[in-house]
Molecule: RNase P RNA; transfer RNA
Organism: soil metagenome
RNA sequence: CGAUCGGGCAGCCGCGGCGCGCAAGCGUCGAGGAAAGUCGGGACACCGAAGGGCAAGGGUGCCGGGGAACUCCCGGACGGGGAAACCCGAUGGAAAGCGCAACAGAGAGCAGACCGCCGGGCGGCGCGCAAGCACCGCCCGGUAAGGGUGAAACGGUGGUGUAAGAGACCACCAGCGCCCCCGGAGACGGGGGCGGCUCGGCAAGCCCCACCCGGUGCAACGCCAGAACGGAGCGAUGACGCGGCCCGCCGAGCUCCAGGUAGGCGGCAUGAGCCGGGCGGCAACGUCCGGCCCAGAUGGAUGGCUGCCCACGACAGAAUCCCGCUUAGAGAUCG
RNA sequence: GCCGGAGUAGCUCAGCUGGUAGAGCAGCUGAUUUGUAAUCAGCUGGUCGGGGGUUCGAUUCCCUUCUCCGGCU
Numbered sequence: 001c002g003a004u005c006g007g008g009c010a011g012c013c014g015c016g017g018c019g020c021g022c023a024a025g026c027g028u029c030g031a032g033g034a035a036a037g038u039c040g041g042g043a044c045a046c047c048g049a050a051g052g053g054c055a056a057g058g059g060u061g062c063c064g065g066g067g068a069a070c071u072c073c074c075g076g077a078c079g080g081g082g083a084a085a086c087c088c089g090a091u092g093g094a095a096a097g098c099g100c101a102a103c104a105g106a107g108a109g110c111a112g113a114c115c116g117c118c119g120g121g122c123g124g125c126g127c128g129c130a131a132g133c134a135c136c137g138c139c140c141g142g143u144a145a146g147g148g149u150g151a152a153a154c155g156g157u158g159g160u161g162u163a164a165g166a167g168a169c170c171a172c173c174a175g176c177g178c179c180c181c182c183g184g185a186g187a188c189g190g191g192g193g194c195g196g197c198u199c200g201g202c203a204a205g206c207c208c209c210a211c212c213c214g215g216u217g218c219a220a221c222g223c224c225a226g227a228a229c230g231g232a233g234c235g236a237u238g239a240c241g242c243g244g245c246c247c248g249c250c251g252a253g254c255u256c257c258a259g260g261u262a263g264g265c266g267g268c269a270u271g272a273g274c275c276g277g278g279c280g281g282c283a284a285c286g287u288c289c290g291g292c293c294c295a296g297a298u299g300g301a302u303g304g305c306u307g308c309c310c311a312c313g314a315c316a317g318a319a320u321c322c323c324g325c326u327u328a329g330a331g332a333u334c335g
Numbered sequence: 336g337c338c339g340g341a342g343u344a345g346c347u348c349a350g351c352u353g354g355u356a357g358a359g360c361a362g363c364u365g366a367u368u369u370g371u372a373a374u375c376a377g378c379u380g381g382u383c384g385g386g387g388g389u390u391c392g393a394u395u396c397c398c399u400u401c402u403c404c405g406g407c408u
Stems, first nucleotide, its partner, number of pairs: 001335005007309007015030006032315001036326002039324005044217004057213005062076005077091001078089004092208002097206002099202002114147002116143009126133002155173006174198001176195008221266004230257005241249002273292008310313001336407007345360004354391001362378005384400005
């Protein structure tokens, strides 16, 4: 670094689901590699038939393959790290355009003279018979070799050349662009020629190019449906109020209906399923055959005791489901 | 269960198109006052929640993780 396991066996008591039984009870199944974080992608459900296109917004980005799909997996290329095994990489485009580069430094983006080097002029002073030589200061100009700054200074080394220098020129090397050949499925690798002699960095800054993405989420959604409220009809005794009485208003109550709240049921577990073997493939994975059914709650079930053994048992526990990623993690085994 | 937001000094908050982090209160020292408070002047104090990546350079951009807060029945 990769892979696998993650207490075991026996007995007793207890808990949840399902099946059988009138019942007592019996039979059977019962957490994980991460059930976690809710990070990525789906299934499923509704929104408007979410089926196609555009815009906005977001994501992804070497090549080939796998997969339902993915910020996933496998193999390879290139780059980086490591002594190695091996690990990591959002790894398209910077001659389409815009933008950024603090501080330091002379100069930081069609670059730049601070020191230095060199030439000329002026001034001072010295040596020398003279021609001339040397030093100091100022001014003008040349120079990107050397020093110094920086993350980065417009190729590197050697030579020619020059007043001093410089791809100004030459040889080799590095790098860029174009063309050709060879190998490869491709990314790419190897070789040759030509070119201007060098044309930098950041796109996890805006952007350009290519491809992908509608939104909300099981508290989705569907079914049944109490009481109260609402509507329609009936409405005894007149209990109660108005009233001296009748009539009338009002009226408890009963029946029906609608909406769908409390509550209940479904969704909810046979699935991109698991195990074993064969075949294809380097592998991820695909395919064929055989076998298996493997939690399903709604205050929410996995626990306790005893005995034996050892390495003395970590992280942690389902809640619509699945595929991944990431994180947590005592110990054991294999390579 | 599902969906959002925030972590910066002791406390409350700025800092947004990357350039080396500030403000107010608090604390300390000095001045003022008989003394204290208030006031004035100065100073201290930061793993920018943790880890990794991009970049010359990250509080800022990207990924991952931890903690806290809020909403939906």